[in-house]
Molecule: Bacterial RNase P class A
Organism: Gaiellaceae bacterium
RNA sequence: GAUGCAGGCCGGGUGACCGCGUCGUCGCGAGGCGCCGAGGAAAGUCCGGACACCAUAGGGCAGGACGCUGGGGAAACCCCAGGGGGCGAAAGCCGACGGAAAGUGGAACAGAAAGCAAACCGCCGGCGGCGUGUUCUCCGGAGACGCCGCAGGUAAGGGUGAAAAGGUGGGGUAAGAGCCCACCAGCGCCGCGGUGACGCGGCGGCUCGUCAAACCCCGUCCGGUGCAAGGUGAAGCAGAUCCCGUCGACGCGGCCCGCCGAGGGAUCGGGUACACCGCUCGAGCCACAGGGCAACCUGCGGCCUAGAUGGAUGGUCAUCCAAGACAGAAUCCGGCUUACAGGCCUGCUACGGAA
Numbered sequence: 001g002a003u004g005c006a007g008g009c010c011g012g013g014u015g016a017c018c019g020c021g022u023c024g025u026c027g028c029g030a031g032g033c034g035c036c037g038a039g040g041a042a043a044g045u046c047c048g049g050a051c052a053c054c055a056u057a058g059g060g061c062a063g064g065a066c067g068c069u070g071g072g073g074a075a076a077c078c079c080c081a082g083g084g085g086g087c088g089a090a091a092g093c094c095g096a097c098g099g100a101a102a103g104u105g106g107a108a109c110a111g112a113a114a115g116c117a118a119a120c121c122g123c124c125g126g127c128g129g130c131g132u133g134u135u136c137u138c139c140g141g142a143g144a145c146g147c148c149g150c151a152g153g154u155a156a157g158g159g160u161g162a163a164a165a166g167g168u169g170g171g172g173u174a175a176g177a178g179c180c181c182a183c184c185a186g187c188g189c190c191g192c193g194g195u196g197a198c199g200c201g202g203c204g205g206c207u208c209g210u211c212a213a214a215c216c217c218c219g220u221c222c223g224g225u226g227c228a229a230g231g232u233g234a235a236g237c238a239g240a241u242c243c244c245g246u247c248g249a250c251g252c253g254g255c256c257c258g259c260c261g262a263g264g265g266a267u268c269g270g271g272u273a274c275a276c277c278g279c280u281c282g283a284g285c286c287a288c289a290g291g292g293c294a295a296c297c298u299g300c301g302g303c304c305u306a307g308a309u310g311g312a313u314g315g316u317c318a319u320c321c322a323a324g325a326c327a328g329a330a331u332c333c334g335g336c337u338u339a340c341a342g343g344c345c346u347g348c349u350a351c352g353g354a355a
Stems, first nucleotide, its partner, number of pairs: 001351001004348007012320007020037002023034004039326001043337002046335005051226004063222005068082005083097001085094003098217002103215002105211002120158002122154003126150007135142002166184006185207001187204007230277004239268006246262003250258002284303003288299004321324001
């Protein structure tokens, strides 16, 4: 110089004028002054919580979520580190990554066969028949070759398929086959290393694959509704029906029962929607130090950083530059995902050149 990968950051600046919201302060009031005033995603509402109310003895069923190991974290469809698998030349990237010798089930089409394997073509020997006719003959045949048929053997080769019961090579055989052997893959056992997932080595018998985001099994977890939760005050309205292991009165002293009243509850109907609280100081942010590979944790110091409720956070002009993207709070927090003009920084990888 330049290819790619990973991580982090910014995402218009300055000034003037006009305007808006909370809070503070001054003022009888109108209003004045001062401070602060959107985001990295405030978004999607996809996960997990805090908080609030309702329900709830404990446990289970049903249903759902998650699923390699270790660590972090309040928790998580979260993060970090690692293992194994896949992709890439590499840096690096990707994934719901438990169990298929508990059981049930699926595998379209094609194909002989898709699961107690099977035999379409092919290969092989046997038997029978026919033909050829070079060999032998004791003249009856025997043997060889070819064709057809029958009952078999085989799983090497061909063909089908996403997938065909280990792969390659050698031996072996009538032809073949883990039938035997070597190496590799897989399985089991043992040893060593590692906290562990797992890795490495040795030995053994030779060996049945795939799908669990199919049912299922195993393990862990899960009550419901969401700030329009919920509470207080004010205003307004119309009650009706039903229920009760409750209380009181009356009938009769007690029990049952009846009736009346109170209290509680359910369903339907009616009224209101104003003010305040919840509301923003919090699993908070920043700097430094220490521990840790890291996520993160600990200590110490500093900081206060929107809180509306018809809903503020804006507009105009000037100027500068690289010419301004996606988009805007509504209870709060931790994540994930998606959108994003342009720009900056750091580390690494491959290639080329120069010293």